A computed fold for an 89-nucleotide RNA, annotated as c-di-GMP-I riboswitch aptamer. The model forms 95% of the base pairs in the Rfam consensus. Model confidence (mean pLDDT): 78 of 100.

RNA sequence: AUAUUCAUUUGGCAAAACUGUCGAAAGGCAGUGACGCAAAACUAUAGGGACUAAUUCCCCUUUCCGGGAAAUGUCAGCCAGUUGCCGAA
Numbered sequence: 001a002u003a004u005u006c007a008u009u010u011g012g013c014a015a016a017a018c019u020g021u022c023g024a025a026a027g028g029c030a031g032u033g034a035c036g037c038a039a040a041a042c043u044a045u046a047g048g049g050a051c052u053a054a055u056u057c058c059c060c061u062u063u064c065c066g067g068g069a070a071a072u073g074u075c076a077g078c079c080a081g082u083u084g085c086c087g088a089a
Base pairs, nucleotide, nucleotide: 004089005088006087012037013036017032018031019030020029021028022027035077041082042081043080047079048078049075050074051073055070056069057068058067059066
């Protein structure tokens, strides 16, 4: 110096829920709030996986209603990739 494992002081992040706001939705942002986290930091154009369906297409139907399929919309606190802090072995 690198890899792996273990543990943790100070410090850091912040799930659910509620409120406000944006959005068709999924979901995002802000506040309150802490379930947890040693990468809960970054990446959605390596890739896998998951969620949603405004819109488009198909089926049904006179129409409405209804059913189905598909990201171009999302999720990094699902896996993954990249970077990385104190101490010990």